A computed fold for a 591-nucleotide part of an RNA from a Sandaracinaceae bacterium, annotated as large-subunit ribosomal RNA, domain I. The coordinates come from a structure-prediction model, not an experiment, and the mean pLDDT is 81. It matches the Rfam family "Bacterial large subunit ribosomal RNA". The family has 102 seed sequences and 51,934 matches in Rfam 15.1. Rfam links the family to the GO terms structural constituent of ribosome and ribosome. Taxonomically the source falls in Sandaracinaceae (Bacteria, Myxococcota, Polyangia, Polyangiales).
Context: one part of a larger RNA
RNA sequence: GGCGCGCGGUGGAUGCCUAGGCGUCAGGAGGCGAUGAAGGACGUGGACAGCUGCGAAAAGCUUCGGGGAGCCGCUAACAGGCGUUGAUCCGGAGAUCUCCGAAUCGGGAAACCGGACUGGGCAAACCCCAGUCGGCCUCGUGCUGAAUUCAUAGGCACGGGGUAGCCAACCCGGGGAACUGAAACAUCUAAGUACCCGGCGGAAAAGACAUCAACAGAGAUUCCCCCAGUAGUGGCGAGCGAACGGGGAACAGCCUAAACCAAACCAGUGUAAGCACAGGGCGUUGCUGGGUUGGGGUCGUGGGACGUCUCAUGCGGUCCUGUAAGCCGCGAGGGAGUUACAAAGUCGGGCGGUAGCAGAACGGUCUGGAAAGGCCGGCCAUAGCGGGUGACAGCCCCGUACGCGAAACCGAACCGAUCUCCCGAGAAUGUUCCCGAGUACUGCGGGGCACGUGAAACCCCGUGGGAAUCUGGGAGGACCAUCUUCCAAGGCUAAAUACUACCUGACGACCGAUAGUGAACAAGUACCGUGAGGGAAAGGUGAAAAGCACCCCGGUGAGGGGAGUGAAAUAGUACCUGAAACCGCGCGUCU
Numbered sequence: 001g002g003c004g005c006g007c008g009g010u011g012g013a014u015g016c017c018u019a020g021g022c023g024u025c026a027g028g029a030g031g032c033g034a035u036g037a038a039g040g041a042c043g044u045g046g047a048c049a050g051c052u053g054c055g056a057a058a059a060g061c062u063u064c065g066g067g068g069a070g071c072c073g074c075u076a077a078c079a080g081g082c083g084u085u086g087a088u089c090c091g092g093a094g095a096u097c098u099c100c101g102a103a104u105c106g107g108g109a110a111a112c113c114g115g116a117c118u119g120g121g122c123a124a125a126c127c128c129c130a131g132u133c134g135g136c137c138u139c140g141u142g143c144u145g146a147a148u149u150c151a152u153a154g155g156c157a158c159g160g161g162g163u164a165g166c167c168a169a170c171c172c173g174g175g176g177a178a179c180u181g182a183a184a185c186a187u188c189u190a191a192g193u194a195c196c197c198g199g200c201g202g203a204a205a206a207g208a209c210a211u212c213a214a215c216a217g218a219g220a221u222u223c224c225c226c227c228a229g230u231a232g233u234g235g236c237g238a239g240c241g242a243a244c245g246g247g248g249a250a251c252a253g254c255c256u257a258a259a260c261c262a263a264a265c266c267a268g269u270g271u272a273a274g275c276a277c278a279g280g281g282c283g284u285u286g287c288u289g290g291g292u293u294g295g296g297g298u299c300g301u302g303g304g305a306c307g308u309c310u311c312a313u314g315c316g317g318u319c320c321u322g323u324a325a326g327c328c329g330c331g332a333g334g335g336a337g338u339u340a341c342a343a344a345g346u347c348g349g350g351c352g353g354u355a356g357c358a359g360a361a362c363g364g365u366c367u368g369g370a371a372a373g374g375c376c377g378g379c380c381a382u383a384g385c386g387g388g389u390g391a392c393a394g395c396c397c398c399g400u401a402c403g404c405g406a407a408a409c410c411g412a413a414c415c416g417a418u419c420u421c422c423c424g425a426g427a428a429u430g431u432u433c434c435c436g437a438g439u440a441c442u443g444c445g446g447g448g449c450a451c452g453u454g455a456a457a458c459c460c461c462g463u464g465g466g467a468a469u470c471u472g473g474g475a476g477g478a479c480c481a482u483c484u485u486c487c488a489a490g491g492c493u494a495a496a497u498a499c500u501a502c503c504u505g506a507c508g509a510c511c512g513a514u515a516g517u518g519a520a521c522a523a524g525u526a527c528c529g530u531g532a533g534g535g536a537a538a539g540g541u542g543a544a545a546a547g548c549a550c551c552c553c554g555g556u557g558a559g560g561g562g563a564g565u566g567a568a569a570u571a572g573u574a575c576c577u578g579a580a581a582c583c584g585c586g587c588g589u590c591u
Stems, first nucleotide, its partner, number of pairs: 001590009015576001016540002020511002022508007029500002031166002039100003042055003046078001050074002061094006070082003105114003115133007135163010170201001171199005181188001185235001211218002222249005232240002253492003256436001260295004265290005272284001274282002300470001302435004306430003309426003314330005333423005345418005351411004356404002362377005378395002380384001386398003441465008451477001472487005527534002547575001550562004
């Protein structure tokens, strides 16, 4: 020195564990903000570095409920206190709430600097305290005020209301790539994706047929399953990819524009009276026009307006000699209603949420450090889900099943009250009027439709042209005829559908510390970077600290040896188990 065996050191694999993650489902909630948000800075404790809480009233203040013996957060100890006159703790409501931040008096290199006005403190011009002082939109009031005489536009000031900024995904709109695929690449694809911008809501969008269909019919929209990888489209390459129809989920329909009627107002016109007069003129009634408001009206077997006709109609008033008609009001009866269809709600009940309450049934013995284990004998169960307790507990503890509960605040749907709104009907006929215009349609150029210009309909945009009103107009995939079907150029609309930053509950052939979130721990921390940004490592004594009094060696060390605790100390805080590499010691053997 090699090899072997044994005993150690180092190291932190493995096993076991879980405080943390991941996923799914269900329910809730779906917003916060000038009454100053989200997010921060700085403070705040008897002593306090970090986290948490809170805000100069600062780990807190008031009050109303819950709860019932301990409490002064993580956090032990010290000091000092609080609590059955109900503390700590939990929930509702309120008070306080520095500075920055939309940040909003001005400035600014965020958490700082400077100012004006009003009121107050002070002897005080200083200083201090409280409040107010931004922009834009809109409404109102006052002042002012052009071209232009009056006036108007505009300007200024003040007051009321609104707005802003943040937020995970979902949704709608405006813009909009490339890598890639086509085995290269240009049309094409990727893809209307990523990304940027704007906007709303708890959903959004869409939506009440100028739709489909095919000679039979359907009847708004949305979503799912088929139809179907079909018909098509396509350098007919790569690819893209319907509809009709059928089955389901959920269902809900409405309001206007116009014709016509009425009212007040404005403008014009013009006769007679009046005013005024040099002249122009002013002006009642009438007529015409305009916009406003109210009534009316909303459809495709066309509808409506206007005129004519028939039936029905409690009481009162108005007009009138009286009645009828018309108009107005009241009552009865009926209907409807806050998501559209008109619009404010308010109150009560019930239910739910934000603390909680109650909740059955076990003993002996053996082993053991410890019984929940073994054995013996019982009991409960609308509860044998789960967790804890010195090993494995239905009956020890917390719970679980079943049941119960709110002073205060909040809440859609439900019930009731109040409140609000509405209430003639019908058929026929006449022909006069109306039925959404720079629209439909169209040349040219584009886009969207599964559809790449194609025979290319349909929808939308730019640009040039440019209709009709029911004897009208659109569509049925060029176009025409016949036939069928539907009424564009105004608007609103719940549910079925999408999503989950957030709260609650349940579950898992999900992970178990190199896994699972980057993060089980002072984690978006330490650290790195000028910055955008990048981004860790790090869990486990024991049942209980019982965390080793005392003695010895040592530097008043570190560390160790005794003693003691404990079931165990080779469980001693560098702490469960403690593999391997690596390093020693002892013994054996070989050279």